[in-house]
RNA sequence: AGAGUUUGAUCCUGGCUCAGAUUGAACGCUGGCGGCAUGCCUAACACAUGCAAGUCGAACGGCAGCGCGGGGAGCCUGCUCCCUGGCGGCGAGUGGCGGACGGGUGAGUAAUGUGUAGGAAUCUGUCGAGAAGACUGGGAUAACCUGGGGAAACCCAAGCUAAUACCAGAUAAGCCCUACGGGGGAAAGCAUGGGACCUUUAUGGCCAUGCGCUUUUUGGUGAGCCUACAUUGGAUUAGCUAGUUGGUAGGGUAAAGGCUUACCAAGGCGACGAUCCAUAGCUGGUCUGAGAGGAUGAUCAGCCACACUGGGACUGAGACACGGCCCAGGCUCCUACGGGAGGCAGCAGUGGGGAAUAUUGGACAAUGGGCGAAAGCCUGAUCCAGCAAUGCCGCGUGUGUGAAGAAGGCCUGAGGGUUGUAAAGCACUUUCAGCGAGGAGGAAGGUUGUGUAGUUAAUAGCUGUGCAAUUUGACGUUACUCGCAGAAGAAGCACCGGCUAACUCUGUGCCAGCAGCCGCGGUAAUACAGAGGGUGCAAGCGUUAAUCGGAAUUACUGGGCGUAAAGGGUGCGUAGGUUGUAAUGUAAGUUAGGUGUGAAAUCCCCGGGCUCAACCUGGGAAUGUCGCUUAAAACUGCAUAACUAGAGUACUAGAGAGGAUAGUGGAAUUUCCGGUGUAGCGGUGAAAUGCGUAGAUAUCGGAAGGAACACCAGUGGCGAAGGCGACUGUCUGGCUAGAUACUGACAAUGAGGCACGAAAGCGUGGGUAGCGAACAGGAUUAGAUACCCUGGUAGUCCACGCCGUAAACGAUGAGAACUUGCUGUUGGACACAUAAAAGUGUUUAGUAGCGAAGCUAACGCGCUAAGUUCUCCGCCUGGGGAGUACGGCCGCAAGGCUAAAACUCAAAGGAAUUGACGGGGGCCCGCACAAGCGGUGGAGCAUGUGGUUUAAUUCGAUGCUACGCGAAGAACCUUACCUACUCUUGAAUCCAUGGAAUUUAUCAGAGAUGAUGAAGUGCCUUCGAAACCAUGAGACAGAUGCUGCAUGGCUGUCGUCAGCUCGUGUCGUGAGAUGUUGGGUUAAGUCCCGUAACGAGCGCAACCCUCAUUCUUAGUUGCCAGCACGUAAAGGUGGGGACUCUAGGAAAACUGCCGGUGAUAAACCGGAGGAAGGUGAGGACGACGUCAAGUCAUCAUGGCUCUUACGAGUAGGGCUACACACGUGCUACAAUGGCCAGUACAAAGGGUUGCGAAUCCGCGAGGUGGAGCAAAUCCCAUCAAAGCUGGUCUUAGUCCGGAUUGGAGUCUGCAACUCGACUCCAUGAAGUUGGAAUCGCUAGUAAUCGUGGAUCAGAAUGCCACGGUGAAUACGUUCACGGGCCUUGUACACACCGCCCGUCACACCAUGGGAGUGGGUUGCACCAGAAGUGGUUAGGCUAACCUUCGGGGGGCCGAUCACCACGGUGUGAUUCAUGACUGGGGUGAAGUCGUAACAAGGUA
Repeated sequence: AGAGUUUGAUCCUGGCUCAGAUUGAACGCUGGCGGCAUGCCUAACACAUGCAAGUCGAACGGCAGCGCGGGGAGCCUGCUCCCUGGCGGCGAGUGGCGGACGGGUGAGUAAUGUGUAGGAAUCUGUCGAGAAGACUGGGAUAACCUGGGGAAACCCAAGCUAAUACCAGAUAAGCCCUACGGGGGAAAGCAUGGGACCUUUAUGGCCAUGCGCUUUUUGGUGAGCCUACAUUGGAUUAGCUAGUUGGUAGGGUAAAGGCUUACCAAGGCGACGAUCCAUAGCUGGUCUGAGAGGAUGAUCAGCCACACUGGGACUGAGACACGGCCCAGGCUCCUACGGGAGGCAGCAGUGGGGAAUAUUGGACAAUGGGCGAAAGCCUGAUCCAGCAAUGCCGCGUGUGUGAAGAAGGCCUGAGGGUUGUAAAGCACUUUCAGCGAGGAGGAAGGUUGUGUAGUUAAUAGCUGUGCAAUUUGACGUUACUCGCAGAAGAAGCACCGGCUAACUCUGUGCCAGCAGCCGCGGUAAUACAGAGGGUGCAAGCGUUAAUCGGAAUUACUGGGCGUAAAGGGUGCGUAGGUUGUAAUGUAAGUUAGGUGUGAAAUCCCCGGGCUCAACCUGGGAAUGUCGCUUAAAACUGCAUAACUAGAGUACUAGAGAGGAUAGUGGAAUUUCCGGUGUAGCGGUGAAAUGCGUAGAUAUCGGAAGGAACACCAGUGGCGAAGGCGACUGUCUGGCUAGAUACUGACAAUGAGGCACGAAAGCGUGGGUAGCGAACAGGAUUAGAUACCCUGGUAGUCCACGCCGUAAACGAUGAGAACUUGCUGUUGGACACAUAAAAGUGUUUAGUAGCGAAGCUAACGCGCUAAGUUCUCCGCCUGGGGAGUACGGCCGCAAGGCUAAAACUCAAAGGAAUUGACGGGGGCCCGCACAAGCGGUGGAGCAUGUGGUUUAAUUCGAUGCUACGCGAAGAACCUUACCUACUCUUGAAUCCAUGGAAUUUAUCAGAGAUGAUGAAGUGCCUUCGAAACCAUGAGACAGAUGCUGCAUGGCUGUCGUCAGCUCGUGUCGUGAGAUGUUGGGUUAAGUCCCGUAACGAGCGCAACCCUCAUUCUUAGUUGCCAGCACGUAAAGGUGGGGACUCUAGGAAAACUGCCGGUGAUAAACCGGAGGAAGGUGAGGACGACGUCAAGUCAUCAUGGCUCUUACGAGUAGGGCUACACACGUGCUACAAUGGCCAGUACAAAGGGUUGCGAAUCCGCGAGGUGGAGCAAAUCCCAUCAAAGCUGGUCUUAGUCCGGAUUGGAGUCUGCAACUCGACUCCAUGAAGUUGGAAUCGCUAGUAAUCGUGGAUCAGAAUGCCACGGUGAAUACGUUCACGGGCCUUGUACACACCGCCCGUCACACCAUGGGAGUGGGUUGCACCAGAAGUGGUUAGGCUAACCUUCGGGGGGCCGAUCACCACGGUGUGAUUCAUGACUGGGGUGAAGUCGUAACAAGGUA
């Protein structure tokens, strides 16, 4: 410090997710030791049991219990009992001090709290210092005893008694009050010691000391109160407040104060957020972060609050009191039912809750606290121990050597690799744990004895300080040290697709499962599970939860708003924040110095102590919007007086659809009236509805009425925006220019607020020509509640009043300043020029186009900024849910404004790029259309397919690009299918044994096969063996079984279309672009020109083959002109190479030549010559790629599957089935023909398992025969057929057509039944030119005619090839189809067979409404009123004091009044839960209906 994820790819925006650190954690797996920390985060839920606050006999009366001493009695002579406060002491009681500390918890509390800094009107036990005093009296009471009540708790009555308990009096200040005259006002003793003196002879008085007591001053400590600032969220909480705000006077408090009461006034708080609601103890700190911040408030420390819930006071220095009291409530317990008791949020512990948190431990040894004079006692504070890997830190689980790189595991291309120096082995060490022995520190004090100093009259006593002795350790079997033995007792967890370090095998097969995000898994999973190996951390490792970080993703540091989320529709203006130039003063901000404070701990730095570390500890530094104070005066603020550059006013001109209102005008539509006139008009893609013979439309004249203002008219003008358009008048706002004068910062912005605000809509009243939602009708359509047509109501218009929204857009808030330019245009001014204009230049205010710098993600913006800055306002923070719900405000309503959440997704989005696509555009091509010729589709048959059938009808091919296709040929074979019968190392290779091999007979069987025989003993010998046969065992064979979506190879198709790319350079952030686009041209990315491109490659073309012309060479098997021979005829023969031909070579054609067009180019058009002319004709040749196209059944091949079978053999059957549908063909329907007779002319092939002549036989298929030929020689093969000549048929289901069927045959073949071809005789079906639709073809082509070949025993109407005869048409590219290039749009990229919307149906989820229902909180009104305090008091009681002895004073009880908790009633508010039914929303597998959007998305 970043990374993954939106896309085909890119840049950006933007969310989600990850890597880090942390925790009072929990869970899973695992677990050796020690140190230091930490340990109910949930139920402030309920608690059994024990302990947690007592102490003082030196305050008091006393003495139950224990011990000692004394006395008595009994006897068992060392025991029991009794008495005795005499002593040590002490239960209970009176009294004092302490139970207000310490310990716990965080419920409440958003301020009666906390933090920081201040303040004045206070109290303060114990403690320190000082001053003064402590006198004289009195009456009670508990304990105790007696009696009584009660189950108990406990209570009542009578009697006795003490005090440092209580009371009175005296004294009285530097105390308190005061009207300044005065008045009020305290106390207590105890312990120890003591020489005189006194008397009650003692524990006395008295004196001394110490400790106490009273009053007072002061200090300290602690506490109370007040102020300022800071302190969570919500405005869908905007108004709150009657003791409320202030005053006066009483009261009250320790103290200021409405703290309280009465009266008076009407204030106080609040957008700088009152009130209300929700949440929450606050802080030092802790975690994180570079910091600023964010989150948090366990342990430790400070403050606060609370103690079962609520209320209350008492006592006291201090409480409204955790282990005190009273009352109410709830709960639990005891009970004799009458009544009582209790409060773990102290330490342990229990139940419960929960994912989850420990021992009913030891000790007061240390530290601290309470009491005490002290010893001491108490202390679950504390110190220790126990439990827990809960965290941090440290240590160990060995070290060295060791290659045969062992075994085993795993992988393997079978060689090896890896685990791995790892192990074993050998040599060492012994931390820790274990056993044994030793052994610090934490201890200071206390007591006793004995010195010494102070106090004192004192050698007592007390206090301080020495010495000696003695004594105090829970932890503790302590830390630590030494010894002993032995590698001995000690390693796991997670991960290994990317992010992210680490890879293979097996299993599984969208299953099981994984997953933080992206995403893996559908038979080859580095992603699941296991294993081997590896990586990371390590006594831990992972997971989950949570916080910060990354996240500049709330942006103060440090973001944005044209199109990504985001500028308010526009203005005026309030508060607020901001504000020109120069000066003086001030000192609030600001800056600097000093000072106070910012507790300690923590963090940081420097040291120190535990062996180190964690940890502990000393010192320092640091910590703030802090307080006080001093100074400075630049900037901001404030005050004062100035200035004129901002702003404004006055003057003179100017332009304008600026606004309001009153009038006026013409054109047009419509309607009405009248004339002319006759059959249609109107409307559409085409129609119909509609109007019209009752006279329309058309046309002429007249009238009425409403609305809108053609041309001018212009990226022209005006206005804040919305918006404004005939002409004239009236009223009126703003703007611009010019030159002067004046005011003197008067300004800009603007939360709330106010005003304006298109269209539609609403209300009332008018108006209504045209247009025209709704509606009606007609069309269209599968439907058509639409688009089109005919009508037509609201509305559109006017007046008044509402509404307040728009893509109210420049998707761009307002104002100001600065920053190269060019061009147009509107309004003004000036200068030059002109006779006047036009014109030119300068300047100013607008309005447009293009562009520099700069900015921007890009597009783009660019002095009218989206540039560079300043001021102010508004707004944004992932998509959906949703601009929705609820609440509030506004509105007559419609609705508007404000505005969430649950839930859900990992994206949504912007700009640009390349493609693809478009019922977008442009250019161009193609038998693509058109122009023609002939077909298919109708019939019969052939053939293939689908379907059906079947035991099987084997399999594959399926739009173009399957369907006379694989199959160039299924009777058996083929054959893969079915049935039946058989075989199991099988047809092959290797090994072993035996044997020659081989030939052959018989029997059984459908055959395969089996059984039984016969003949035969080989070759070479190097004596091993080779070949062959049989048997046996196992390695293996075998599979037309699956996967063409695991593959190779081959093939089809776009398409013989003209395209597809690369290097370097350049442009762009980038994907990419350029080149390859453009202007011409071509069959062509063919060529030329231009050009930030220059070149190159694969394609095109050419090179190759065939055909067309000529030449040359050669001349057999071919040829025969001339010369001979010869035949009935015939190159038959001699001979010849002239010709044809054959097959080698060469030439020829290149836009080369001429003219024209064109840019003088490329090229095109025409012509000449030529056998051939513009690629001469045909073929072979198929770029990058597309279709997961086809083929595992040609072959090869990975994986999977079968192995007495999914393999192999045999026989028979099937692939040939047949209601039907489709494709491709053949034959026809006839006269351009059929039939008969005669007659002419090819090419190219094939042939020895062959072609097969002549001859003869048969009507024929064919048979016989076997010459010739491995073929320019012979044969197929006749005479090719169409053609030509002649004849006949005469338009008919025929002398057309030949299907079908019967009979008879031929040929091939083991075999023609299923199921061959052909022949003859007979039979003689459909069919009379074929609907919608559709195919081929542009010249030797179509059409038509025959011939040959492959396959093949036989079996073509198919396929391939060959020649014969031989046309018609093409104006042209508008349209349908396919393709190419450029451009445009796009929400597509699996790429339009794309994407995608809404209803409905089903399931689930959260949510709104909802008659209501049930809780919580709370306001108001009222009732009620415990305990308590205060007031009052006619009743009752009463020790201290007074008394005149009657009583009084004072007190207590009771009663009553006020306040008030619980409780109750009524009525509101708010919140939570729930609710029949209901609304929309979200998510779900391939449901239903349509097709709204994306292309002109088919109506933008």
Molecule: small-subunit ribosomal RNA
Organism: metagenome